[in-house]
The part of an RNA shown here (large-subunit ribosomal RNA, domain I) has 539 nucleotides and comes from a Clostridiales bacterium. The full RNA is in RNAcentral, with records from ENA. It matches the Rfam family "Bacterial large subunit ribosomal RNA". Lineage of the source: Bacteria > Bacillati > Bacillota > Clostridia > Eubacteriales. The coordinates come from a structure-prediction model, not an experiment, and the mean pLDDT is 81.
Context: one part of a larger RNA
RNA sequence: AGCAUACAGGAGGAUGCCUUGGUACAUGGCGCCGAAGAAGGACGUGACAAGCUGCGAAAAGCUACGGGGAGCUGCAAAUGAGCGUAGAUCCGUAGAUAUCCGAAUGAGGGAACUCAAUACAAGUAAUGUUGUAUUACACCGUAAUGAAUCCAUAGUUACGAGUGAGGGAACCUGGGGAACUGAAACAUCUAAUUACCCAGAGGAAAAGAAAGAAAAAAUCGAUUCCGAAAGUAGUGGCGAGCGAAAUUGGAAGAGCCCGAACCAUGAGUAGAAAUACUUAUGGGGUUGCGAUGUGUAUGAUUAAGGUUAGGAGAACAUACCUAGAAAGGUAGGCCGAAGAGGGUAAAAGCCCCGUAUUUAAAAACUGAGAUUGACUAGCAACAACGAGUACGUCGAGACACGAGGAAUCUUGACGGAAGAUAGGAGGACCAUCUCCUAAGGCUAAAUACGACCAUGUGACCGAUAGAGUAUAGUACCGUGAGGGAAAGGUGAAAAGAACCCCGGGAGGGGAGUGAAAAAGAACCUGAAACCGUAUGCUU
Numbered sequence: 001a002g003c004a005u006a007c008a009g010g011a012g013g014a015u016g017c018c019u020u021g022g023u024a025c026a027u028g029g030c031g032c033c034g035a036a037g038a039a040g041g042a043c044g045u046g047a048c049a050a051g052c053u054g055c056g057a058a059a060a061g062c063u064a065c066g067g068g069g070a071g072c073u074g075c076a077a078a079u080g081a082g083c084g085u086a087g088a089u090c091c092g093u094a095g096a097u098a099u100c101c102g103a104a105u106g107a108g109g110g111a112a113c114u115c116a117a118u119a120c121a122a123g124u125a126a127u128g129u130u131g132u133a134u135u136a137c138a139c140c141g142u143a144a145u146g147a148a149u150c151c152a153u154a155g156u157u158a159c160g161a162g163u164g165a166g167g168g169a170a171c172c173u174g175g176g177g178a179a180c181u182g183a184a185a186c187a188u189c190u191a192a193u194u195a196c197c198c199a200g201a202g203g204a205a206a207a208g209a210a211a212g213a214a215a216a217a218a219u220c221g222a223u224u225c226c227g228a229a230a231g232u233a234g235u236g237g238c239g240a241g242c243g244a245a246a247u248u249g250g251a252a253g254a255g256c257c258c259g260a261a262c263c264a265u266g267a268g269u270a271g272a273a274a275u276a277c278u279u280a281u282g283g284g285g286u287u288g289c290g291a292u293g294u295g296u297a298u299g300a301u302u303a304a305g306g307u308u309a310g311g312a313g314a315a316c317a318u319a320c321c322u323a324g325a326a327a328g329g330u331a332g333g334c335c336g337a338a339g340a341g342g343g344u345a346a347a348a349g350c351c352c353c354g355u356a357u358u359u360a361a362a363a364a365c366u367g368a369g370a371u372u373g374a375c376u377a378g379c380a381a382c383a384a385c386g387a388g389u390a391c392g393u394c395g396a397g398a399c400a401c402g403a404g405g406a407a408u409c410u411u412g413a414c415g416g417a418a419g420a421u422a423g424g425a426g427g428a429c430c431a432u433c434u435c436c437u438a439a440g441g442c443u444a445a446a447u448a449c450g451a452c453c454a455u456g457u458g459a460c461c462g463a464u465a466g467a468g469u470a471u472a473g474u475a476c477c478g479u480g481a482g483g484g485a486a487a488g489g490u491g492a493a494a495a496g497a498a499c500c501c502c503g504g505g506a507g508g509g510g511a512g513u514g515a516a517a518a519a520g521a522a523c524c525u526g527a528a529a530c531c532g533u534a535u536g537c538u539u
Stems, first nucleotide, its partner, number of pairs: 001538007009531002016524001017489002021461002023458007030450002032167002040101003043056003047079001051075002062095006071083003106115003116135007137164003140160006171202001172200005182189001186237001212220002224251005234242002255442003258386001262283009295375002298373005305366004310359003316332001318331004333350002335339001341353003391415008401427001422437005476483002496523001499510004
C1' cells in the first nucleotide's frame, strides 16, 4: 500500500414517516378602483423594537352602534408597566384621522426632495418664523371683460362636490402584425387574421330588431351560446391543409328611439303688404297588412329572502389490562336528523372544537315580488321615409370560398343614380316570381373570464416533488431592461441540562430531566460515496 471482516467510529443527508405550502377542478358569491387623490411605494409609528403584520403626527391605534363573555397588551418568549364583569382584548357595520411620493395637479425635480404666491390665523415692539386653506392642464357650462376694427369676434379672467387624466389577473372590441413550423425541399398556401405591440370599454364586452333566411310553404321571423347537420357541401401548388350554411333539438327571450313630411311660436332676411325663405324651440312621427288592454329597460314607496358578527346543539368523568401517556385490548353502557373533519401524551360517535338540525342583526349592502306615478295602443286619408350614398370600373381586404362562373360584405382611386309608379336581395347575368326597405341610433337575458370571497373534492404533489417562494420576487447577480436561489421536522410537554470536573474557549465527562439524550438544540429516521480504528491475509 492493497484486499477481507468488524466497529455502541467520524462525515454525509439518501430513505421512511409527517405537513404549515402548493396544484387542478366543482359549486355559489362577487366583479371594477381613481382629483372626495387610486394601484403601488417611501418614511414614520411600540416601555425596550432589527424584520414581518397593523396603523398614520389622533400612527399595533380613535368614535358610535351591534355581537361576545374572561381574560388581554399582534407574529414573539422574557422583563417592566398596565387594562378588564362599571364588560376589556376580540369579531361585524358605519364613521374620524389618514405624513411624503406616486395620474401627482402651485413651480421645479435626479420619486418619497427643493422653492413659492395669495388669503386668514398664531406669535413678535417689529421683521424673521409657524399653522391652515387655495393655486396644474384640457374640455364643458355660466358670467364678466375685451384687441387689430365701429358693432363684433379672437383673446383674457372668475365661478362650478361639472367631466377627463392613472391603475387593473384573465375575459372583450378595434387598429397594427411576424417567424419558427407544416407542405417530409420551397415560392402560392400553412402556422395565423396566432404570438407580440397599440388604443378603448365593462362587469361582462361584442352582436341585435331584416334593403334577413329561404324556395317543400300562399314558409320562418332580432341577436348570442350549446348539440346535431358534418369533417358533409365546398375550397385547395385540388398538395399540405382549410372548412361552412340552410334546417333541426335546446339555453335565453324584448323590443324600441331619432331624422324627414306636417303644425305652432319666437327671431332674422327680402318686400309697401300679403307672403316667401332661413334659423331656434316645442308639438308631431317611426313603418312592409297590424291590436282588442298589453307591456316597461323609467321615478317613488315597500318587501319575503339573502350577505356582512354570532347563538343553541345528543351521548361513559365506567371498570380492569398493557404503556411514559389510552383514544388501544377486555367487559359493560349510551346518543344518533349528529359514525364529515380536526385536536387531545398511540387508533375517541359519547373528552375538546365541531358536525346534523335550528336560530339571530342596532348598522350597511342586496333583493324575487307588491303598490303607485309616468309612458306606451286602434282605423282612415294625405305626406314623408337617411346622397358623393347605392351602383359601376380599377386595386385590395373580409366572407369556409386562394379571381374563380364569384354573388354577398368593407373601401383606397375615378365615375355616379332612382325617389315608393321607387329601390335592394334570392351565388355571374336576364326574365318571371318571392322576400325585404340600405346609406341614423339604443337595447336586458342566455355567453367569456377569474384578480377577489366562501365551501368542498382529488387512482394530484409531499420538501431535488408541489408554485420561483411550506413563502421570497427575499439574499445575491446585472449600469439597466432583467435574472434569481438555498433553506421544513428536539420532545407529549422545555421538563432546553441546576450543580461538580477537564479546558483560554470550543468541546467533553459526571449529575439531573425525559418513555427515550443511540431525542441535547449542528437535535425524528440516519443509506451510500468518503475518512478512520482494530484484526487477519498478501506484496